[in-house]
RNA sequence: AGAGUAACUAAAGCGCCAGCACUGCGGCUGCCCGACAUGGAGCGCAGUGGACGAGGUGGAGGUUUAUCGAAAGUUUCGGCGGAUGCCUCCCGGUAGCAAGACGUCACUACCGAAAAUACAGGAACAAAACAAUGGGGUGACCCGUUGCACAAAACCUGUAUAUGACGAGAG
Numbered sequence: 001a002g003a004g005u006a007a008c009u010a011a012a013g014c015g016c017c018a019g020c021a022c023u024g025c026g027g028c029u030g031c032c033c034g035a036c037a038u039g040g041a042g043c044g045c046a047g048u049g050g051a052c053g054a055g056g057u058g059g060a061g062g063u064u065u066a067u068c069g070a071a072a073g074u075u076u077c078g079g080c081g082g083a084u085g086c087c088u089c090c091c092g093g094u095a096g097c098a099a100g101a102c103g104u105c106a107c108u109a110c111c112g113a114a115a116a117u118a119c120a121g122g123a124a125c126a127a128a129a130c131a132a133u134g135g136g137g138u139g140a141c142c143c144g145u146u147g148c149a150c151a152a153a154a155c156c157u158g159u160a161u162a163u164g165a166c167g168a169g170a171g
Base pairs, nucleotide, nucleotide: 014081015080016079017078019077020049021048022047023046024045025044026043031040032039052069053068054067058090059089060088061087062086063085091112092111093110094109095108096107102167103166104165105164106163116161117160118159119158120157121156122155130147131146132145133144134143135142136141
């Protein structure tokens, strides 16, 4: 510089929108309703909606419907992409480890600032929602403020269970 492709940038329970629902504008009168007009469907353009927080990242590779509850009971539908999930390996660590003071190696499970598994019990925390109200937009709808709350996982406690070989010449 040319050509081609595409569902933008972006974000990390995060982003997006070809389906779907809805709004505005335009145009048409072949179709539906209608006496006519308005209107419906269809068409074009531009838009709106499309997950509420809690929790979560050692490194590399792989993988994909990646934890927990809240609300609602038509879209938190349907899909696309990503991702802190999961698996394997590596690095570092915790527990098994105490009789019996320290330590080494291996093994098993686990953790990445916490740290075994199972069971039982305990206490706590959120936002949306809801109510009131302010602002923006022709509209669908969007952004705030105040009030009122309400989770689960994580966490804590208890019980049970969970190794061997060794001694700095430490598999």
GlmS glucosamine-6-phosphate activated ribozyme aptamer, 171 nucleotides, folded computationally. It matches the Rfam family "glmS glucosamine-6-phosphate activated ribozyme aptamer". The family's RNA type in Rfam is riboswitch. Rfam's curators write: This entry contains a glucosamine-6-phosphate activated ribozyme that is found in the mRNA for GlmS. GlmS is an enzyme that uses fructose-6-phosphate and glutamine to generate glucosamine-6-phosphate. The ribozyme catalyses self cleavage of the glmS mRNA that is thought to regulate GlmS activity. The sequence was found by an Rfam model in a public genome assembly. Of the family's consensus pairs, 86% are formed in the model.